[in-house]
Molecule: Bacterial RNase P class A
Organism: Acidimicrobiia bacterium
RNA sequence: CGAGCCCGGGAGGCGACCGCGGUUCCGCCUCUUCGGAGGCGGGUCGAGGAAAGUCCGGACUCCACAGGGCAGGAUGCUGGGUAACACCCAGGCGGGGCGACCCGACGGAAAGUGCAACAGAGAGCAGACCGCCGAUGGGCCUCGCGGCCACAGGCAAGGGUGAAACGGUGGUGUAAGAGACCACCAGCGCCCCGGGUGACCGGGGCGGCUCGGUAAACCCCAUCCGGAGCAAGGCCAAGCAGGGACAGGGUGGCCCGCCCGUCACGUCCCAGGUGGGCCGCAAGGAACCCGGCAGCAAUGCCGUGGUCGAGAGAGAUGGUCGCCCUAGACAGAAUCCGGCUUACACCCGGGCUCGUCAC
Repeated sequence: CGAGCCCGGGAGGCGACCGCGGUUCCGCCUCUUCGGAGGCGGGUCGAGGAAAGUCCGGACUCCACAGGGCAGGAUGCUGGGUAACACCCAGGCGGGGCGACCCGACGGAAAGUGCAACAGAGAGCAGACCGCCGAUGGGCCUCGCGGCCACAGGCAAGGGUGAAACGGUGGUGUAAGAGACCACCAGCGCCCCGGGUGACCGGGGCGGCUCGGUAAACCCCAUCCGGAGCAAGGCCAAGCAGGGACAGGGUGGCCCGCCCGUCACGUCCCAGGUGGGCCGCAAGGAACCCGGCAGCAAUGCCGUGGUCGAGAGAGAUGGUCGCCCUAGACAGAAUCCGGCUUACACCCGGGCUCGUCAC
C1' cells in the first nucleotide's frame, strides 16, 4: 500500500425567528364550595439504536387453584451466568475459510410408521442397462486334442445415473467374481488404562465383517410451562332509569276525617354503574458510568462516588433562514424491563489476519 476479520462509539453541529406537547418552579389575571380550578407570560423538560417486528423471557394485574395425570406447547452437546429466556459467557464436537475468524435446534434412525423430485436397469432386507464369465448343462465344428456360440446360467470387479448404489487399498482365490479368505486402514459395538467437574480427548484390546439418509416428518426419551393480558386492573361518579323512607301534595276507595292504595310532583338516603374524571403511568431502577474486589469471561458484590429524569389519548419534536464539512440514512415512544431478529447514508477509534514492496 492492497484485500479482509473482530470489537466499540457517533447518528449532522451551532445560531436566530416562528410553532407544538408536558410540568406547576415563578409572576399576573379570573372564578371559588377556600380544598382548589382555569387562562396568559416566563422558566424547565421533550424519542431510538433500533422507539420497529410483536418473535421469546419476566415484572405487574385480575381470574382459577388439595395433589397428580392426560392433552397441547416449548426446549434439547457440557459447565457457568441471570429474575427468567429460545439470551449471554467459556469450553467440547462437526462444518467452512490459506488465515484473522465464522456457522451449527448439536438427544434418539440396531422401538415403530412414513418420505426420497429428476436421472437411473435398480432407492431399502436393491439392481443385470453397458459389461465380464460361461467352469457345469446345451448347440455347432473336429477322428481327436481342442475351438466357436452365448441358450440355460453365474458375477456387483469395471462403466454409466444420482445428493445417496450396501466400507477403502493391496493380495489370495476363481470360469469370472465376491469380506469368500488374509493384511493394513476407516467406521460401529463392548471392555480396560490415563487426562478432564463435564461434554469429550489420548492410548490399548476384543468382536461380527459394515448394520444407508431424513426426527424445524409423525414418533420415542429428558426437562420446563395454570389462563388472560394495561382495552390488565383499581378508585370517584353527572344525567336517565331502579330501590327505600318521609311531614306534605295530586288522585282512587259516593262526600268529610282516620286508614289503605296509587302517582313520583317534593325532600333525603341506597346499590350497581354509562358519559366523564383520577390512578395504574414514569424520581424510575433486575437502569447507566467510574473505581475497588472475585472471576478467563458473561456476571456478581461493595462505594457518604457520579449521571439520567418524554408520558399523549387518536397522540407533541416541526418549519424558515444563515454559517460550517461535500453529505446527513433507517426510522418515531403508548405499562415497564431483559433479549433476539430485521432496517440503516456516512464518519471515528481499537485489536488482528493474508499478500506485496522497501529498510